[in-house]
RNA sequence: UCGCGUGCUCUGGGGUCGGUGAAAUUCCGAGCCGGCGGUGACUGGAUCAAGGUCCAGAAGUCCGCGACCCGAUGGCAGCCAGUCAUCGGUUGAGCAGGUGAAACUCCUGCACCGACGGUCAAAGUCCGGAUGGGAAGACGCACGCAG
Numbered sequence: 001u002c003g004c005g006u007g008c009u010c011u012g013g014g015g016u017c018g019g020u021g022a023a024a025u026u027c028c029g030a031g032c033c034g035g036c037g038g039u040g041a042c043u044g045g046a047u048c049a050a051g052g053u054c055c056a057g058a059a060g061u062c063c064g065c066g067a068c069c070c071g072a073u074g075g076c077a078g079c080c081a082g083u084c085a086u087c088g089g090u091u092g093a094g095c096a097g098g099u100g101a102a103a104c105u106c107c108u109g110c111a112c113c114g115a116c117g118g119u120c121a122a123a124g125u126c127c128g129g130a131u132g133g134g135a136a137g138a139c140g141c142a143c144g145c146a147g
Stems, first nucleotide, its partner, number of pairs: 003145006009138002016030004032124001033114002035065004042057006060112002069089008094110005116128003
């Protein structure tokens, strides 16, 4: 330094202005937000004589992960409820044109999406479960193993 294992830690942004109304940060008009891993022809930087190499960033709509929700089995409790564990299921949304050898990722244009419960009126943004839980993962930390 690389690989593997264990433990710990970490792990989401956004309601502004106007309109209607008895009542809306929920409707209407305009605006606002975009988690994590992968891919990536783009961008920036370093280096090289050159070919090239290295580093960093780059998709809300592609491939996956997540909470929420549903189910099965088991533990706690006599049963239910509840809760915990394991396993399984479900889980939103992008087209057209351009360039090109190649683009669902680049450029241009126009679209679209966002758990559950609550609410004088319907919520991506307000309030709540949640000072919670939490995976993929982390060039985070510690310890161990192997080369």